[in-house]
RNA sequence: ACAACGAAAAGGCAAAACUAUGGAAACAUAGCAGCGCAAAGCUAUAGGGGCUAAAGUGGUUAAUCCACUAUGCCAGCCAGUUGCCGAA
Numbered sequence: 001a002c003a004a005c006g007a008a009a010a011g012g013c014a015a016a017a018c019u020a021u022g023g024a025a026a027c028a029u030a031g032c033a034g035c036g037c038a039a040a041g042c043u044a045u046a047g048g049g050g051c052u053a054a055a056g057u058g059g060u061u062a063a064u065c066c067a068c069u070a071u072g073c074c075a076g077c078c079a080g081u082u083g084c085c086g087a088a
Base pairs, nucleotide, nucleotide: 005086006085012037013036018031019030020029021028022027035076041081042080043079047078048077049074050073051072056068057067058066059065
């Protein structure tokens, strides 16, 4: 120095709930809060997996409802990639 690993130290991020805004929704952003996290940093048609279904297509009904579908969304699901510290 690198890999594996994760004690300590310095720090970091920030779940759910609630409020506001945006969105058809999933969800996102901000505030508050803190469940937890050694990557809970980054990456989403060109890896996997999951969520939603506006528009579209098909079916159906008295009204309507159902199904399919993502270049919409989730990285705090796996994954890829980068990184702080350095005991055993």
This is a predicted structure of an 88-nucleotide RNA (c-di-GMP-I riboswitch aptamer) from Domibacillus iocasae. The organism belongs to Domibacillus, within Bacteria. The RNAcentral record of the sequence draws on Rfam and Ribocentre.